[in-house]
Model confidence (mean pLDDT): 84 of 100. A computed fold for a 1652-nucleotide part of an RNA from Deinococcus aquatilis DSM 23025, annotated as large-subunit ribosomal RNA, half A. The full RNA is in RNAcentral, with records from SILVA. Its Rfam family is "Bacterial large subunit ribosomal RNA".
Context: one part of a larger RNA
RNA sequence: GGUCCACGGUGGAUGCCCUGGCACUGGAGCCGAUGAAGGACGCGAUUACCUGCGAAAAGCCCCGACGAGCCGGAGAUACGCAUUGACUCGGGGAUAUCCGAAUGGGGAAACCCACCUCGCAUGAGGUACCCCGCAAGGGGAGGGAACUCAGGGAACUGAAACAUCUCAGUACCUGAAGGAAGAGAAAGAGACAUCGAUUCCGUUAGUAGCGGCGAGCGAACCCGGAUGAGCCCAAACCCAGUCGCAUGCGACUGGGGGUUGUAGGAUCACUGUUUAAGAUUCCAAACGCACACCCGAAAUCGCUGGAAGGCGAUCCCGCAGAAGGUGACAGGCCUGUAGGGAAAGUGCGUGAAGACUGAUGUGACUCCUGAGUAGGUCGUUGUUCGUGAAACGAUGACUGAAUCCGCGCGGACCACCGCGCAAGGCUAAAUACUCCCAGUGACCGAUAGCGAAUAGUACCGUGAGGGAACGGUGAAAAGAACCCCGGAAGGGGAGUGAAAGAGAACCUGAAACCGUGGACUUACAAGCAGUCACAGCCCCUUAUGUGGGUGGUGGCGUGCCUAUUGAAGCAUGAGCCGGCGACUUAGACCUAUCUGGCAAGCUUAAGUCAAGAGACGGAGGCGGAGCGAAAGCGAGUCCGAAUAGGGCGACUACAGUCAGAUGGGCUAGACUCGAAACCAGGUGAGCUACGCAUGACCAGGUUGAAACCCCCGUGACAGGGGGUGGAGGACCGAACCGGUGCCUGCUGAAACAGUCUCGGAUGAGUUGUGUGUAGGAGUGAAAAGCUAACCGAACCUGGAGAUAGCUAGUUCUCCCCGAAAUGUAUUGAGGUACAGCCUCGGAUGUUGACCCCGCCGUGUAGAGCACUGACAAGACUCGGGGGCCUACCAGCCUACCAACUCUUAUCAAACUCCGAAGCGACGGGCGUUUAGUCCGGGAGUGAGGCUGCGAGAGCUAACUUCCGUAGCCGAAAGGGAAACAACCCAGACCGCCAGCUAAGGUCCCCAAAUAUAGACUCAGUGGUUAAGGAUGUGUCGUCGCACUGACAGCCAGGAGGUUGGCUUAGAAGCAGCCACCCUUCAAAGAGUGCGUAAUAGCUCACUGGUCGAGUGACGAUGCGCCGAAAAUGAUCGGGGCUCAAGUCUAUUACCGAAGCUGCGGAUUGAAACCUGUUUACAGGUUUUUCUGGUAGGGGAGCGUUCUACAAGCAGAGAAGCCAUACCGGAAGGAGUGGUGGAGCGCGUAGAAGUGCGGAUGCCGGCAUGAGUAACGAUAAAAGGAGUGAGAAUCUCCUUCGCCGUAAGGACAAGGGUUCCUGGGGAAGGGUCGUCCGCCCAGGGAAAGUCGGGACCUAAGGUGAGGCCGAAAGGCGCAGUCGAUGGACAGCAGGUCAAGAUUCCUGCACUAGUUCUGGGGAGUGAUGGAGGGACGCAUUACGCUAUUCCAAGCCGAGCUAUGGCUAUGCCGGUUGGUAUGUUCAGGCCGAAGGGGUCAGAAAAUCUACCCUUCACAUGGCUAAGGCAUAUCGGGAGCUUCCUCGGAAGCGAAGUGGGAAACGCGACGGUGCCAAGAAAAGCUUCUAAACGUUGAACCAGAAUUACCCGUACCGCAAACCGACACAGGUGUCCGAGUGUCAAUGCACUAAGGCGCGC
Repeated sequence: GGUCCACGGUGGAUGCCCUGGCACUGGAGCCGAUGAAGGACGCGAUUACCUGCGAAAAGCCCCGACGAGCCGGAGAUACGCAUUGACUCGGGGAUAUCCGAAUGGGGAAACCCACCUCGCAUGAGGUACCCCGCAAGGGGAGGGAACUCAGGGAACUGAAACAUCUCAGUACCUGAAGGAAGAGAAAGAGACAUCGAUUCCGUUAGUAGCGGCGAGCGAACCCGGAUGAGCCCAAACCCAGUCGCAUGCGACUGGGGGUUGUAGGAUCACUGUUUAAGAUUCCAAACGCACACCCGAAAUCGCUGGAAGGCGAUCCCGCAGAAGGUGACAGGCCUGUAGGGAAAGUGCGUGAAGACUGAUGUGACUCCUGAGUAGGUCGUUGUUCGUGAAACGAUGACUGAAUCCGCGCGGACCACCGCGCAAGGCUAAAUACUCCCAGUGACCGAUAGCGAAUAGUACCGUGAGGGAACGGUGAAAAGAACCCCGGAAGGGGAGUGAAAGAGAACCUGAAACCGUGGACUUACAAGCAGUCACAGCCCCUUAUGUGGGUGGUGGCGUGCCUAUUGAAGCAUGAGCCGGCGACUUAGACCUAUCUGGCAAGCUUAAGUCAAGAGACGGAGGCGGAGCGAAAGCGAGUCCGAAUAGGGCGACUACAGUCAGAUGGGCUAGACUCGAAACCAGGUGAGCUACGCAUGACCAGGUUGAAACCCCCGUGACAGGGGGUGGAGGACCGAACCGGUGCCUGCUGAAACAGUCUCGGAUGAGUUGUGUGUAGGAGUGAAAAGCUAACCGAACCUGGAGAUAGCUAGUUCUCCCCGAAAUGUAUUGAGGUACAGCCUCGGAUGUUGACCCCGCCGUGUAGAGCACUGACAAGACUCGGGGGCCUACCAGCCUACCAACUCUUAUCAAACUCCGAAGCGACGGGCGUUUAGUCCGGGAGUGAGGCUGCGAGAGCUAACUUCCGUAGCCGAAAGGGAAACAACCCAGACCGCCAGCUAAGGUCCCCAAAUAUAGACUCAGUGGUUAAGGAUGUGUCGUCGCACUGACAGCCAGGAGGUUGGCUUAGAAGCAGCCACCCUUCAAAGAGUGCGUAAUAGCUCACUGGUCGAGUGACGAUGCGCCGAAAAUGAUCGGGGCUCAAGUCUAUUACCGAAGCUGCGGAUUGAAACCUGUUUACAGGUUUUUCUGGUAGGGGAGCGUUCUACAAGCAGAGAAGCCAUACCGGAAGGAGUGGUGGAGCGCGUAGAAGUGCGGAUGCCGGCAUGAGUAACGAUAAAAGGAGUGAGAAUCUCCUUCGCCGUAAGGACAAGGGUUCCUGGGGAAGGGUCGUCCGCCCAGGGAAAGUCGGGACCUAAGGUGAGGCCGAAAGGCGCAGUCGAUGGACAGCAGGUCAAGAUUCCUGCACUAGUUCUGGGGAGUGAUGGAGGGACGCAUUACGCUAUUCCAAGCCGAGCUAUGGCUAUGCCGGUUGGUAUGUUCAGGCCGAAGGGGUCAGAAAAUCUACCCUUCACAUGGCUAAGGCAUAUCGGGAGCUUCCUCGGAAGCGAAGUGGGAAACGCGACGGUGCCAAGAAAAGCUUCUAAACGUUGAACCAGAAUUACCCGUACCGCAAACCGACACAGGUGUCCGAGUGUCAAUGCACUAAGGCGCGC
């Protein structure tokens, strides 16, 4: 370390439970200016949240009920209330802050600012807009889940594409109303019959129809039901009033009258009077209901137990045995239940009588009966109706009737006939829905059920919007006094309790995961981890057995799923465990099978009654008759002249229908998850793009344009030089803006940065605040860039479960059968349809396969050359070429080409005179060892692969491709081939420690022959390959030589003509050419090689000798050899093998599989028999047979949850969980023990949210990596002391280091208590922690003058009226809002732990009021006028802030190392106010008159005109300086001290330098791009007021509202998820060195050392 056992931890499954949900049924159904819905803020003794309430604030008053306790959830303490009736419940009142339609004005909702009235004050009331109205007065608005009506109106999708069409008048937007809405009392529907308002349901009917006649869409009448209800005006005519005029007519108003179609009414004449009816209005008494409540039967004992309601015994009630509670399960304990009863008040309902409305008939003539209407044309639309033959209804445009002798309609139109009476209006019920209330449930039970056991919370997002998780102690807190360890947390005792193994992280407490102890085992060992077998050791749980645990050794053995021709695959998916997680539901739909009812019939639907049962209801449906296009006829009918013939039927000859279940289909999301996209309505410009308004910023240095001045120069110009000057999308370079290059970083410090480097840096510059523009749209110096961290069309929500011929996943068991990867077609090729192949049921019943016989067909293999072509040689010989010959004609030759023909020899997929095997048809036979065919239900498959054979393509390449054919794999395991889907053998029902074989094997690994007989091979060939090569070797053969002596070796010869001739310098056998003879001989080439300049020389052939037996050439064949090179270590599977353990031949034996056999068992089918009253079935026995299996079909079962019936079990212990060696063929089921502490359940039926390992599944928990990387700027720490349980980290001290145009200081935005003090240490802090920006508690913020409001306006917003628009809404004058701008009155010092221009001290100032004094006629606006009032660059002067020096003054002190002892060093040397004085600079006309035009009226004002004076020595103003006074501060000193501080005293206060971007200031100059508005302010008058005293001046007193104010603020407090190397607007910002500088370096003040 492994396996197992025991005991724990972690975790929160499972079981049980329900204060929460879900579905349906019934009820009920609007609220609001009398201020709603919804909120903000408050109210408690203490109060964060919820609930309740509203400054009268967990409440106040009255009435009623109840009757003893109460002060909400909330369980704490305190204080209180209550029989004089509290609390609580019901009813009616009072109060009811602020926001919100929000309504006095404004506004960033819950805030700011007003005016009027009530005598003043507190306080109260009023003041918006629109409509009606003379007024008084009344109404509207806004909200609401779904339902309703109306105005607009998509797209995805379907059509396998798409455009008409569909989705769909759906989603969505908008307007409006109500408890319902809408519709509604026929100018109707229909059909020659009629019905009689509307609405809803059933049915008609998926019919008639519509429709790229595609996909699809789809009525109506009749009939059956629910409900039930009818009315009122306009007009004619009459009356009255008012008005008009053409003077008898008209108009208007009011009253009467009147309301319809077999017409009615008015008028006139006659007649007739009684009560139908009503929804209208008022409504007593009474009754009923609702809103509190009251009465309400019946039990005791024993046992167990912590507890009785359990069990046992004996009783009782019941119009009550619904339910809940009570210490386990209760009719009789409690609350209740059945059944009864009930008050004040309020509301609702029924509602008599009365009131009110309303009512006759006949006849006659005239009058009336809804006009820009009906109708028409054009364009549309509704209905089933898509322009069609298209009626009818509606209506945008243009037109345009009739008047009862009339008008409309009846599907073009016409006629006849019929129905109705438009152009005015109202109208319950039946119907729809569910924010709300109650009840019920074969609904859920904490991953379920609503998102939510409460939450639209936490959290995320700028926003629209998105959106969780978390239940359980116990009967009762009896919630653990006390002791011990520990700083605490936590734990151990004690105690409570039935139980603490119920201890608050609390019921049960599974698994992953992490441990502790024990048994066995493990450190020479090689692995999908198991399985089979046998040892050893330990043990005795369903027990001594066929037992349990472990496992040393051996045999065999490549996970699971998916997708595939094919996966161990290095192809997909899964870290592990637990829970959740996918074929459902609906339809009077279609179809099949099964079961049941009835049957030539079967059956109801809506609904009614009843109320879990059922009864009624026959509308309607299907069947019973067909044929035809139809009229139609009918056991026939159609075609036809037909009686013919034929088609389809009838007969022969078979029944349907309803319900349920199951299989399949259709329509719906339709098995689950998954797009990219499309459309609708909204949300975003706090990022970024651009625009607009208003502000801000840019150190320092350099260059030196124009213009001007001077000089030279020119006739004059031109030109040149010097100076002045200060231009520039000029130069260098900080801040600032940007982002060039490398590197680093790349699970970062950072979702784009850092170091170094680099570009621009007065401009087309940068930036703050406010504001505008947006989704097919904006913006864009243009990159399809940017539009809130992913833009070729943002984001959010909805249509929506879009669609997905695509991928993935799809959950228990067993049994029977079992495919396909082919054909045809396809915008078809990875899809689909039909056929083929599978399965199940029925029918038929031998028809099937195989084999045999007979008889046909065929044109392949082969073969052949007869055809068509190809093709070799020869013969013969036309023709042609060439040569010779030739005057011409001819002729001759030809190893040239070559036709026909012949001979010989060949070739062919698209040749065949021939021609098998094979295959097929037909007829017959055989064929139970076993099929076929037909009909019907259900499929899957339509990617195939390899091998052999036959072809094509290709290279007679491919693990290639395409066909045919057979086999196998696919979907097939077993044995062999080392391993190896396909090759060889062989088809696995299960068991056996039985036997026989196949392929293949028998030396060892490894079962079986070191078998037998005989050969071959020497190469480890065997155990890779070719051309080619080779005296390897065996066998066979042919031809030579050889005892007359061969071959080889050795000895000897190898000669002469001749140096052959030629050639040659030479050529003599041997450079080359020609020839290659003759002689001698045993033999000897005019020479086989070596060699020489050429000779020579050495050899060979050939010959003799010696030796003494075989020798040589060629061919065939068996087995071998060479040819033979690859990358980490080799190999035949290994060891190893040689008369083999190689190869060949023959033989025998054995091994060898899941094959075959034997024994036992199970199953399928068949047959026979037996039993059983569910007899169409089930069981049993016998015989026989079957049983590999993917997609797929069929069958039989197991288990889970709930329901009904119900034997029953249970505190003497249910479910769940843990353990276990038992049972069953499987899914599974028991028993026992432990835990647990309250439910469970056999059986038979029924109903399903019914079974998980996988979906990069969802949620939770826990692992792994791993004690690994990292701990976030390399500015740096060290020592001492203190505190404390504990100190690198906290505090103090001393050193050291870092920043210092910051890493210091002050503001704005933003944040929101982070500020200060005391305490704490769980978590946060990247370590620690005694500490903190953390936690708890308490405290802190003070304004007439600062900022904002009570003042003003810009961009822009809003906008009474107004204009425009389907609606929503858009634009916009006045007005109003709106700072980033204008206007506007405070300085110094001191002070708390924390505040200060705010408090205090001192001295000021602004506005108002009052008083006093003066003054003595004007004052006065929302109007007029002036003014306010503006750019950029550059620049002079005078100052000050600030800073430096010190030689002056003051001061406590100090002086180390050579000198100095003060003359050195060190520190300080200042500010406000008042008065006076002085000055740089800046600004400046005054008066009079006129009255025309102007300033919308007026004016004494402005403007204009005229006249006079003045124009710098003047007037006004003034930064600043100086003097004096006063106040403050001031180095330092003294005292006290809790050592942190506190109180007091207090010197000098001079001279000089530099110097701003600040001040004077609204300065000057230059330039072109020509540089806000309004108010305050001044002035003028109007109204009005004023001599009963205005303005104005002085003094005194007094008044002065609301909001902000702490703290951080270049950052640990803001924006970046973080205590994040990033980002963030403005101002101040010292010294020294260095030309300058805000650069660089080092420092001051101050702040830090960056939380291992």